Description:
Predicted 3D model of a 71-nucleotide RNA (transfer RNA) from Anaeramoeba flamelloides. Its mean pLDDT, the model's own confidence on a scale to 100, is 82. It matches the Rfam family "tRNA". Rfam's curators write: Transfer RNA (tRNA) molecules are approximately 80 nucleotides in length. Rfam classes the family as a transfer RNA. Lineage of the source: Eukaryota > Metamonada > Anaeramoebidae > Anaeramoeba.
RNA sequence: GAAUAGGUAGCUCAAUGGUAGAGUGGUAAACUGCAGAUUUAUUGGUGGGGGUUCGAGUCCCUCCCUAUUCA
Numbered sequence: 001g002a003a004u005a006g007g008u009a010g011c012u013c014a015a016u017g018g019u020a021g022a023g024u025g026g027u028a029a030a031c032u033g034c035a036g037a038u039u040u041a042u043u044g045g046u047g048g049g050g051g052u053u054c055g056a057g058u059c060c061c062u063c064c065c066u067a068u069u070c071a
């Protein structure tokens, strides 16, 4: 320098163009002699910019970052 794959919650991952979810974690409560386990509630996110569309995590363009391969 080129190609490919990827970037979503603290972490690991989903999501057919139509209300962004799960597991785990954090916090609070119940339970417990105290913890742990369990149950309930709650917390928290689409890499940046632009475009298409009634509507974009998803499609298009560009930039940034990561991984792999080639040179």
Base pairs, nucleotide, nucleotide: 001070002069003068004067005066006065007064010024011023012022013021018054025043026042027041028040029039030038047063048062049061050060051059
The sequence is in RNAcentral, with records from ENA.